[in-house]
Context: one part of a larger RNA
Molecule: small-subunit ribosomal RNA, central domain
Organism: uncultured Aquimarina sp.
RNA sequence: UUGGGUUUAAAGGGUCCGUAGGCGGUUUGGUAAGUCAGUGGUGAAAGUUUUCGGCUCAACCGGAAAAUUGCCAUUGAUACUGCUAGACUUGAAUUAUUGUGAAGUGGUUAGAAUGUGUAGUGUAGCGGUGAAAUGCAUAGAUAUUACACAGAAUACCGAUUGCGAAGGCAGAUCACUAACAAUAUAUUGACGCUAAGGGACGAAAGCGUGGGUAGCGAACAGGAUUAGAUACCCUGGUAGUCCACGCCGUAAACGAUGGUUACUAGCUGUUCGAACUUCGGUUUGAGUGGCUAAGCGAAAGUGAUAAGUAACCCACCUGGGGAGUACGUUCGCAAGAAUGAAACUC
Numbered sequence: 001u002u003g004g005g006u007u008u009a010a011a012g013g014g015u016c017c018g019u020a021g022g023c024g025g026u027u028u029g030g031u032a033a034g035u036c037a038g039u040g041g042u043g044a045a046a047g048u049u050u051u052c053g054g055c056u057c058a059a060c061c062g063g064a065a066a067a068u069u070g071c072c073a074u075u076g077a078u079a080c081u082g083c084u085a086g087a088c089u090u091g092a093a094u095u096a097u098u099g100u101g102a103a104g105u106g107g108u109u110a111g112a113a114u115g116u117g118u119a120g121u122g123u124a125g126c127g128g129u130g131a132a133a134u135g136c137a138u139a140g141a142u143a144u145u146a147c148a149c150a151g152a153a154u155a156c157c158g159a160u161u162g163c164g165a166a167g168g169c170a171g172a173u174c175a176c177u178a179a180c181a182a183u184a185u186a187u188u189g190a191c192g193c194u195a196a197g198g199g200a201c202g203a204a205a206g207c208g209u210g211g212g213u214a215g216c217g218a219a220c221a222g223g224a225u226u227a228g229a230u231a232c233c234c235u236g237g238u239a240g241u242c243c244a245c246g247c248c249g250u251a252a253a254c255g256a257u258g259g260u261u262a263c264u265a266g267c268u269g270u271u272c273g274a275a276c277u278u279c280g281g282u283u284u285g286a287g288u289g290g291c292u293a294a295g296c297g298a299a300a301g302u303g304a305u306a307a308g309u310a311a312c313c314c315a316c317c318u319g320g321g322g323a324g325u326a327c328g329u330u331c332g333c334a335a336g337a338a339u340g341a342a343a344c345u346c
Stems, first nucleotide, its partner, number of pairs: 004317003007300002012314001014201004021194003025088007033081002035077008048066007091191001092188003095184006103177007110154001114150008125136002162169002206247006215241002220236004258313006266291011295302002319346003328339004
């Protein structure tokens, strides 16, 4: 509990697809379900309201009227909505052409670095820190040279750059797949928007099976620091990080801002296109940034990528704590996830 809200106060679902439902472009005819008007019936009495009356008043009682916002039937109206039969092209989609990008999947491959092994040179230290020590090293380390092997990540380019629904995506190249933009206005002719349930995808961590393991590194061990030091610093180091398949389904999954459509001053960058050009630029489409007018806002701010002005649909909020807990249910191998209270208390 409403004529309110959801960037930051409580509140936008992590994202997309899509079922039901809700809503829906221009135009003509028909119909008359919704809608509107008239008439008739019904809407018990008591009660309520108005008015008149009876008890000395009032409460109380009686008469009359109204109301009873409704339902049914019938006769009309046809603007809007619906239904139905046509027409249209601007929404939407298709087609053609030209492009774009770290979009995805799979394969092949490159160089730097790191580590290890082998061999050479070489000798007493190396490493690490605020300072040290643990650690490594005369069984020859560190350093340096050559060769080999391994795994992981891709310097420079690189950018408020680009792409993707979001999560996210970065060496090169090949194959396959998807998307987007511009131009043409050729085709269909409202085929659209949103989306409860439902489905798919979904960082990191974690789980299962089998591989892999260079570096890094929870846990753990040691050395320091300290009053203590279950830490910060150092030396090691297992899981993990990587791959394949299968789970998990959560994040400050953030623009803390749901989607679609229309409208509302400008200035200035930049990405990809198109047209024109005097080659300086100009106009224009789609993105992506900065500043700002009006407006909005509690302010910070926002400001055509709106948090402005409107419409449609969905999700969500209603004092703090208790609590995202308990119980129940569903899902999961588990961890747990989803749904989600109350007592009590301030």